This is a predicted complex of two RNAs, RNase P RNA and transfer RNA, with 418 nucleotides together. Model confidence (mean pLDDT): 76 of 100.
């Protein structure tokens, strides 16, 4: 200098004019209504998708069994998780590094189209032996051919021909020793020579799981009449599949409604800074801060300067994650290649 | 805001217990019939199965992420 890997940060700023929402104060007023004036505050890193996990609320202090669902290497973090951190194995990359739904196929069942003789079991060709040969019977997985997958691989001995039948080396499994909390790693000898794949097929093992959701729900308050089913339990609902148990008496169609009000509603597992513990996720302590809360729904427009102001995109009960979209600019660490010293 | 479901020829739908060259009706095109047209008969064309990955020897089908579309919800009696 070029190419790249990983992590992090910002998401326009300042000023002027006009305008909007909430709260507070003042004026006006019968009034905390309405109006006017002043002040304070006023979208995001994803506010999005609604994919996980919780808080909160109601249904029974959330019950029992079966069924069903979710997760799945190890250790840790957390309120919790399908999340995060650190590692192990495997795969990819020259490398920095990246990816990984990664338990069990020796509990059992199913499936493996076409091709092929044969798909978990076999003899089509070939090789060998016997019989009278072309053929039949038997032996054989070395060789050919099919397939994604064909009886551990290579070499030697051995044999009628062959074969872990025997031996040497290599791969794998079981046992043993050492290291590690553990996943696992390293090593040595012995053994039987070692029976395909699929569990994002059923299943087995381990752990976890009650349902609905702020249109939850609580209080205040207005208007309006009929029909059907059930009310004895074998019914209906809480309870989304079934049974038990338990509580309640309703459910549904048409219709009616201020097409209401107040609360829930924002101070919270909150944010920022420093120190300490920890490899890290994270935790502890101290100090500081208050930072939208609407219900037709506010946060905008114009101009000037900064080189340029441009992306994705707009809160609706609230948090912790994940995923997806995203212009431009910046910081740190590391890798490879080339050149110079 | 919350919950539930669906994407396969131009249109309406099968297939979705993994094994095809993905079928059916209708529409389109060509031919036959007819003097001509309709009806009828015969044939043809038309699909990356919404999209991007993964599992598997093999995916429309199984799993995950996106995209598009549809439906339901308050109170009273």
């Nucleotide at each position: 200098u070029g190419a790249g890997u990983a992590a992090g940060c910002c998401a326009g700023a300042u000023g002027a004019u006009c305008g909007c929402g909430u709260c507070u104060g003042u004026u006006c007023c019968a009034a905390u209504a309405a109006a006017a004036c002043a002040g304070a505050c006023g979208a995001g890193g994803a506010a999005a998708g609604u994919c996980c996990g919780a808080g909160c609320u109601c249904c029974a202090u959330a019950g029992g069994g079966c069924a069903g669902g979710a997760u799945g290497c190890u250790g840790g973090g957390u309120a919790a998780u399908c999340c995060c951190c650190a590692g192990u194995g495997a795969a990819g990359g020259u490398g920095a590094c990246u990816u990984u739904a990664a338990g069990g196929a020796a509990a059992g069942u199913g499936c493996a189209a076409c091709a092929g003789a044969a798909a978990u079991a076999u003899a089509c060709c070939g090789c060998c032996u016997a019989u009278u040969u072309u053929a039949u019977a038997g032996g054989u997985a070395a060789g050919g051919g099919u397939g994604g997958a064909a009886a551990g691989g290579u070499g030697a001995g051995g044999u009628a021909a062959g074969a872990g039948c025997u031996c040497a080396c290599c791969a794998g499994c079981a046992u043993c020793c050492a290291g590690g909390c553990g996943a696992c790693u390293g090593g040595a000898a012995u053994g039987g020579c070692u029976c395909u794949g699929u569990a994002a097929a059923c299943c087995c093992c381990a752990u976890c799981c009650g349902g609905a959701g702020c249109a939850a729900g609580a209080c205040c308050a207005a208007a309006u009449a009929g029909g059907a089913c059930g009310u004895u339990u074998u019914g209906u609902g809480g309870c989304g599949g079934c049974c038990c148990g338990u509580c309640a008496c309703g459910u549904u169609c048409u219709g009616g409604u201020a097409a209401g009000g107040u609360c829930g509603c924002u101070g919270g597992a909150g944010c920022c800074u420093a120190u300490c513990g920890g490899u890290a996720a994270c935790g502890a302590u101290a100090g500081g801060c208050c930072u939208a809360g609407a219900c037709a729904g506010a946060u905008g427009a114009u101009c000037a300067u900064c080189u340029a102001a441009u992306a994705c995109a707009g809160a609706a009960c609230u948090c912790g994650g994940c995923u997806u979209a995203u212009a431009g600019a910046c910081u740190u660490a590391c890798u490879c290649a080339u050149u110079a010293c | 805001g919350c919950g539930u479901c669906u994407g396969u020829a131009g249109c309406u739908c099968a297939g979705c217990u993994g094994g095809a060259u993905a079928g059916a009706g209708u529409a389109u095109u060509c031919g036959a019939c007819u003097c001509c047209g309709a009806c009828u008969c015969g044939a043809a064309a038309g699909g990356c199965c919404g999209u991007g990955g993964g599992u598997u020897c093999a995916a429309a089908u199984c799993c995950c992420g996106c995209c598009a579309g549809a439906c339901g919800c308050a109170c009273c009696a």
Source information: Rfam match: Bacterial RNase P class A. Rfam classes the family as a ribozyme.